[in-house]
Context: one part of a larger RNA
RNA sequence: GAUUGAACGCUGGCGGCAUGCCUUACACAUGCAAGUCGAACGGUAACAGGGAGCUUGCUCCGCUGACGAGUGGCGAACGGGUGAGUAAUGCAUCGGAACGUACCCAGUUGUGGGGGAUAACGUAGCGAAAGUUACGCUAAUACCGCAUACGCCCUGAGGGGGAAAGCGGGGGACCGUAAGGCCUCGCGCAAUUGGAGCGGCCGAUGUCGGAUUAGCUAGUUGGUGGGGUAAAGGCUCACCAAGGCGACGAUCCGUAGCGGGUCUGAGAGGAUGAUCCGCCACACUGGAACUGAGACACGGUCCAGACUCCUACGGGAGGCAGCAGUGGGGAAUUUUGGACAAUGGGCGAAAGCCUGAUCCAGCCAUGCCGCGUGAGUGAAGAAGGCCUUCGGGUUGUAAAGCUCUUUCAGACGGAAAGAAAUUGCCUGGGUGAAUAUCCCGGGUAGAUGACGGUACCGUAAGAAGAAGCACCGGCUAACUACGUGCCAGCAGCCGCGGUAAUACGUAGGGUGCGAGCGUUAAUC
Numbered sequence: 001g002a003u004u005g006a007a008c009g010c011u012g013g014c015g016g017c018a019u020g021c022c023u024u025a026c027a028c029a030u031g032c033a034a035g036u037c038g039a040a041c042g043g044u045a046a047c048a049g050g051g052a053g054c055u056u057g058c059u060c061c062g063c064u065g066a067c068g069a070g071u072g073g074c075g076a077a078c079g080g081g082u083g084a085g086u087a088a089u090g091c092a093u094c095g096g097a098a099c100g101u102a103c104c105c106a107g108u109u110g111u112g113g114g115g116g117a118u119a120a121c122g123u124a125g126c127g128a129a130a131g132u133u134a135c136g137c138u139a140a141u142a143c144c145g146c147a148u149a150c151g152c153c154c155u156g157a158g159g160g161g162g163a164a165a166g167c168g169g170g171g172g173a174c175c176g177u178a179a180g181g182c183c184u185c186g187c188g189c190a191a192u193u194g195g196a197g198c199g200g201c202c203g204a205u206g207u208c209g210g211a212u213u214a215g216c217u218a219g220u221u222g223g224u225g226g227g228g229u230a231a232a233g234g235c236u237c238a239c240c241a242a243g244g245c246g247a248c249g250a251u252c253c254g255u256a257g258c259g260g261g262u263c264u265g266a267g268a269g270g271a272u273g274a275u276c277c278g279c280c281a282c283a284c285u286g287g288a289a290c291u292g293a294g295a296c297a298c299g300g301u302c303c304a305g306a307c308u309c310c311u312a313c314g315g316g317a318g319g320c321a322g323c324a325g326u327g328g329g330g331a332a333u334u335u336u337g338g339a340c341a342a343u344g345g346g347c348g349a350a351a352g353c354c355u356g357a358u359c360c361a362g363c364c365a366u367g368c369c370g371c372g373u374g375a376g377u378g379a380a381g382a383a384g385g386c387c388u389u390c391g392g393g394u395u396g397u398a399a400a401g402c403u404c405u406u407u408c409a410g411a412c413g414g415a416a417a418g419a420a421a422u423u424g425c426c427u428g429g430g431u432g433a434a435u436a437u438c439c440c441g442g443g444u445a446g447a448u449g450a451c452g453g454u455a456c457c458g459u460a461a462g463a464a465g466a467a468g469c470a471c472c473g474g475c476u477a478a479c480u481a482c483g484u485g486c487c488a489g490c491a492g493c494c495g496c497g498g499u500a501a502u503a504c505g506u507a508g509g510g511u512g513c514g515a516g517c518g519u520u521a522a523u524c
Base pairs, nucleotide, nucleotide: 001524002523003522004521006520007519008518009517010516013371014370015369016368017367018366020363021329026327027326028325030324031323032322035074036073037072040071041070043067044066047065048064049063050061051060052059053058054057081282082281083280090207091206092205093204094203095202096201099199100198101197104195105194106193107192108191109190110189111188112146114144115143121136122135123134124133125132126131152161153160154159166187167186168185169184170183171182174181175180208254209253210252215245216244217243220242221241222240223239224238225237226236227235257279258278259277260276261272262271263270264269284305285304286303287302288301307318308317309316310315335361337360338359339358343357344355345354346353347352374404375403376402377401384395385394386393387392408465411459412458413457414456418451423445424444425443426442427441428440429439430438468513469512470511471510472509473494474493475492479508480507481506482505483504489496490495
């Protein structure tokens, strides 16, 4: 000099854009943060329609819109947080072969016919609660056989094995009392092939300090054969062999998430790893598996532990390193805000619902950037202050006065972009028996904004509301007076202060920076 997630002191007008627990991975009150689908299902607790009955204010009917609880599907493995652990089961770069993949895309082949349950519900109990027991009824895209098998799997190559589920929209003829059959479209389901993206695994190289850590190792190193996994492999087990690593630093100890980057520097390098992006690890502590395409799962389960809470003392409940917020720790770090309008995600055919992701607003000069605190004129060089050789000098065109301007703040008025998709109507094409439905394209109409009456624009008024901080001995830009008298004090280094201190304190003056300025801490 540059820099900072900074803090402290003094001071503080406005705006834009960013950033904001670096310390106790300490403990957490409260609210919210993951739901959705009735176009899978039986149904109807509530609400609103409709209908029926009548005793006119009630009862009944799931009939309709819808829908609590329940069965079922998908999601909950993403998104969000934190950096405790980890020196290599990590990360970065470059390669590899023995793998998996829900949803998505492209292709092929199917989707036939049956069965038995169960929750909800009812009845009867138990319990303070959490919850739970028995009996009975019922549905499905829940569950289980049978049939079939282009691909597929196994094989001793003969053969053997294995699947599915339906739901919704529309419709001319024909059948049917109707539901529907039938036709058609869409969404699904099963099997399989390929792809995309994603993930699991392996190798090489690189990746902090300590030798006052020199030897380490028994599933250890390799083989054979079982087992196991989606998959290679001591991953695991039995047997056999005795190997494997190490001064090119093994093992041990300490420290630490890694990278893109960031800061500095001419560079080489050094330091660092907040915000943003990629990867990893963790979710009160330790362990375990279940479900599932995917977890050994932050807001799932089980066991153990510590802690907190409820209890009728028998027994139960909980996990903010999600967003806010509280206590505590600390020099120190924000609101228990608004909205799903946009972007994205989950579910859904869609409408839509959910979304503390996100977008916004709030707080803080924490940082960066921009603007303002007025402009011109004005010598009687006013008054006052300070100094003085008492002549004067300086503050100083500074002020006052005169002439102007009105950014920003304040007042009033107007007022966005961010919003076009979805949707309705018309129309061209495709599917189709079809002017139906559905899909694709074009045109057109209307709706949708948290921020926000915000940005921005305009009007009127008036210099009106807006300057401080540090320093002035040398380094280092800037000097005098008074007070003090090795005292009080200053200080980054050299050093000042013991009676004329440009070095302490105050004043006047000056210098530097400026809504900041200094100090401290830290890095180059």
A computed fold for a 524-nucleotide part of an RNA from Uliginosibacterium sp., annotated as small-subunit ribosomal RNA, 5' domain. The full RNA is in RNAcentral, with records from ENA and SILVA. Model confidence (mean pLDDT): 87 of 100.